[in-house]
């Protein structure tokens, strides 16, 4: 220099173009002599900027970061 892949919650991982979600964590409560476990509730999310569309996490373009291949 060329080609390809990935980016979603604090962590890990889902989501036909039509309400963004599960598990773990954290916090509060129930239970207990205390704690753990269990149960109930709360908490925080689409890498950035444009475009297409009635509607974009999803499709297109550019950028950023990481990974792989070729030279």
């Nucleotide at each position: 220099g060329g080609g390809g892949g990935c980016a979603u919650a604090a962590g890990c991982u889902a989501a036909c173009g039509g309400u963004a979600a599960a598990c773990u964590g954290u916090c509060g409560g129930u239970c207990u002599c205390c704690a753990a476990a269990a149960c109930c509730g709360a908490u925080u999310u689409u890498c950035g900027a444009g475009g297409u569309u009635c509607g974009a996490g999803u499709c297109c373009u550019c950028g950023u970061g990481c990974c792989c291949c070729c030279g």

A computed fold for a 71-nucleotide RNA from Candidatus Yanofskybacteria bacterium RIFCSPLOWO2_02_FULL_41_13, annotated as transfer RNA.
The sequence was found in a public genome assembly.
The organism belongs to Candidatus Yanofskyibacteriota, within Bacteria.
The coordinates come from a structure-prediction model, not an experiment, and the mean pLDDT is 82.
Rfam family: tRNA. It is annotated as a transfer RNA.